[in-house]
Context: one part of a larger RNA
Molecule: small-subunit ribosomal RNA, 3' major domain
Organism: uncultured bacterium
RNA sequence: UGACGGGGGUCCGCACAAGCGGUGGAACAUGUGGUUUAAUUCGACACUACGCGAGGAACCUUACCUGGGCUUGACAUGUUUUUGACAGCUGUAGAAAUACGGUCUUUCUAGGCUUCGGUUUAGACAGAUGCACAGGUGCUGCAUGGCUGUCGUCAGCUCGUGUCGUGAGAUGUUGGGUUAAGUCCUCUAACGAGCGCAACCCUUGCUGUCAGUUGCUAUCUACUUGUAAGAGCACUCUGAUGGGACUGCCUGGGAAACCAGGAGGAAGGUGGGGAUGACGUCAAGUCAUCAUGGUCCUUAUGUCUAGGGCUACACACGUGUUACAAUGGCUGGUACAAAGGGUUGCAAAGCCGUAAGGUGGAGCUAAUCCCAGAAAGCCAGUCUAAGUUCGGAUUGAGGUCUGCAACUCGACCUCAUGAAGUUGAAAUCGCUAGUAAUCGCGUAUCAGAACGACGCGGUGAAUACGUUCUCGGACCUUGUACA
Repeated sequence: UGACGGGGGUCCGCACAAGCGGUGGAACAUGUGGUUUAAUUCGACACUACGCGAGGAACCUUACCUGGGCUUGACAUGUUUUUGACAGCUGUAGAAAUACGGUCUUUCUAGGCUUCGGUUUAGACAGAUGCACAGGUGCUGCAUGGCUGUCGUCAGCUCGUGUCGUGAGAUGUUGGGUUAAGUCCUCUAACGAGCGCAACCCUUGCUGUCAGUUGCUAUCUACUUGUAAGAGCACUCUGAUGGGACUGCCUGGGAAACCAGGAGGAAGGUGGGGAUGACGUCAAGUCAUCAUGGUCCUUAUGUCUAGGGCUACACACGUGUUACAAUGGCUGGUACAAAGGGUUGCAAAGCCGUAAGGUGGAGCUAAUCCCAGAAAGCCAGUCUAAGUUCGGAUUGAGGUCUGCAACUCGACCUCAUGAAGUUGAAAUCGCUAGUAAUCGCGUAUCAGAACGACGCGGUGAAUACGUUCUCGGACCUUGUACA
């Protein structure tokens, strides 16, 4: 100087408390461990692994296993020799890769010679051959770059000069106040500065101006309710550019910074949300995104291919979904979104089917058309406390769709079946407002395949006395046989 303390002081955080809803019990989905297996590819392991890499394993992916093949190789460059073919189409064998045939074709550019048929030189392209080499998702993340997690969006981490100290170092950065903040004020052997904080960026909330189609419809005309057409751009909206909030004003407190209250205002003291992550810590994670040192394999640890596996199942754990019902289930009617996507695409009306879906193909390169019916809600009816008209697992049968192909191993529909489950021990998680809870919608990936992820809106709470305690953190101080 740090680190640590079941030392002290001050302060903060959904840290506790006050509340609301969960997990832990059930079934299923998914990940992990374990076990099994020819293989169940690999990585990730307290917080910071476990719906994680994977934003999508039937083949492919694929790295694993079994079998069948290849050896300058699936891919690149150079070069030796050599050929003008290879490829395409097609036959046989085969699981395919591939092997052996048939057919087709006998390339192109420039120059020389030329009897215009060709021949020769150089180059291009393609094939063969040999050599250099390729190749490796083999190992080492404890050799590394890059990227990332975490402490933590915590308020810290440092430097120059000066001063003090023999020195390590100290001071500044401490003290008194204040703040979300090393934020600011004040004092001061310190005076300044840098990286962080804040602001600048995006979005949302109010508003002016400009613009007016594909959007809008107050008013006018047409007109058969309702709509389409014209006039119109007022309104809504869209999107470009401005304004607006600054403790600016008032009162009180205070030396100031600032704090408490008030006014006006759409918004008030950082308005809400996002992006943004200092010096560093954990030899944290990743050699399997990529790059890369070293090392290992080189007729195999490379590469092609068929099938299988990654989907196994006594069990254990994590994360979720659906429930256990009446604030509910079922049936009928009826209302209101936002944000997205669409030409290898989204697909309407109509018709067929109980349905999944089929048929059909209008329209749309989209504020125009389509996906697209939002659901909870509201209005009626029914069920009447029951393992039920709750719950839907499991299983049987029949179908639909995608795709070469749904056996291992897809999703969905219909009929039948109708399991556990009656609110969950110890323990434990999230959340402070348009939040929790609850309700549906969309997108990426994607041929098909979400209860996951990422977004979107609808309905919309309760509670916070307070900081004694638990956990984590910041500053000052103290002790130390630790570095």